Molecule: transfer RNA
Organism: Campylobacterota bacterium
Order: sequence, then structure tokens, then C1' cells
RNA sequence: GACCGCGUAACUCAGUGGUAGAGUGCCACCUUGACAUGGUGGUGGUCACUGGUUCAAAUCCAGUCGUGGUCACCA
Repeated sequence: GACCGCGUAACUCAGUGGUAGAGUGCCACCUUGACAUGGUGGUGGUCACUGGUUCAAAUCCAGUCGUGGUCACCA
């Protein structure tokens, strides 16, 4: 430098045009003599960024950034 993949909650991930979700975590309460486990509720998002398409975009298109990989270059 060329090509391919990935970027969504604090963490691990789902969601591939039509209400942004799960598990873990965190907080409160219930349960216990106490702890652990368990249960209930709550908490938590600029869907990497910018622009475009569309009635409508996390999702489609272009570019940028970050990250992983393959190939090339390196005289």
C1' cells in the first nucleotide's frame, strides 16, 4: 500500500429497515441468627465518527478513525 472482518450498556454478546435487548455487574428490598445461594424491583446507550439513501437507519451506501487478519513492498 491492496483486500477481508469487527466497532451496540461497566464487561461478554444478540438484534441485518419499523419501540434498542439478554446474561454478568452495580444499587435497594425480601429470604437468614449471620453469611452464601436464591427471589423481586431498579440502574445503565451519541448503536465508533461524518455525510448520504429512505416516510422511517444500529441495520443499506460513501468517507474517516480505531482494531484484528491475509497478501504485497522493503535492493